[in-house]
RNA sequence: AGGGGUGUAGCUCCAGCGGUAGAGCGAACGACUCCAAAUCGUUAGGUCGUGGGUUCGAAUCCCUCCGCCCCUG
Numbered sequence: 001a002g003g004g005g006u007g008u009a010g011c012u013c014c015a016g017c018g019g020u021a022g023a024g025c026g027a028a029c030g031a032c033u034c035c036a037a038a039u040c041g042u043u044a045g046g047u048c049g050u051g052g053g054u055u056c057g058a059a060u061c062c063c064u065c066c067g068c069c070c071c072u073g
Stems, first nucleotide, its partner, number of pairs: 001072007010025004019056001027043005049065001051063003
C1' cells in the first nucleotide's frame, strides 16, 4: 500500500427482506432466611464506533474516517 472481517448496555452477544432496541451474566432494590449463599421478583443502564448520504422512516442500505483482528506485498 491492497484485500477481508468486526464495532449494539459494565461484560459476552441476538435483532428475517428498513418500521417503537433485546437476552444472559453483572449492578441496585425487594421476597425468602436467625444471618448469608442459592433461588424468585422488580428496576436502572444505549447518540447502535465517527461524520455524511438515500428514504416518510436506518443498528440494518451507500460513502468517508477511526479502533481491533486476519491475509497479501
Transfer RNA from Bdellovibrio bacteriovorus HD100, 73 nucleotides, folded computationally. The coordinates come from a structure-prediction model, not an experiment, and the mean pLDDT is 83. Lineage of the source: Bacteria > Bdellovibrionia > Pseudobdellovibrionaceae > Bdellovibrio > Bdellovibrio bacteriovorus. The RNAcentral record of the sequence draws on Rfam. Rfam family: tRNA. Rfam classes the family as a transfer RNA. Rfam's curators write: Transfer RNA (tRNA) molecules are approximately 80 nucleotides in length.